[in-house]
RNA sequence: UCCCAUGUAGUGCAGAGGUUUAGCAUACUGGGUUUUCACCCCAGAGACCCGGGUUCGAACCCCGGCGUGGGAA
Numbered sequence: 001u002c003c004c005a006u007g008u009a010g011u012g013c014a015g016a017g018g019u020u021u022a023g024c025a026u027a028c029u030g031g032g033u034u035u036u037c038a039c040c041c042c043a044g045a046g047a048c049c050c051g052g053g054u055u056c057g058a059a060c061c062c063c064g065g066c067g068u069g070g071g072a073a
Base pairs, nucleotide, nucleotide: 001072002071003070004069005068006067007066010026011025012024013023018056028044029043030042031041032040049065050064051063052062053061
């Protein structure tokens, strides 16, 4: 330099253009339970890498950038 893949809560993942307000697990916070802690139960907060385009409508499709991983020279 070129090619391929990938980017969603703190972490690991799902989400095949609209159907639910973007969900699940874990972590975190508060409450309940317990002599206390843990476990367990209930509740809460927290995310679509950035910019453009297509479309009535984009986390999803297209282009560029950036990051990460792999490959070629």
A computed fold for a 73-nucleotide RNA from Neurospora africana FGSC 1740, annotated as transfer RNA. The gene name in the source record is tRNA-Glu-TTC-2-1. The coordinates come from a structure-prediction model, not an experiment, and the mean pLDDT is 82. The RNAcentral record of the sequence draws on GtRNAdb. Rfam family: tRNA. About the family: Transfer RNA (tRNA) molecules are approximately 80 nucleotides in length.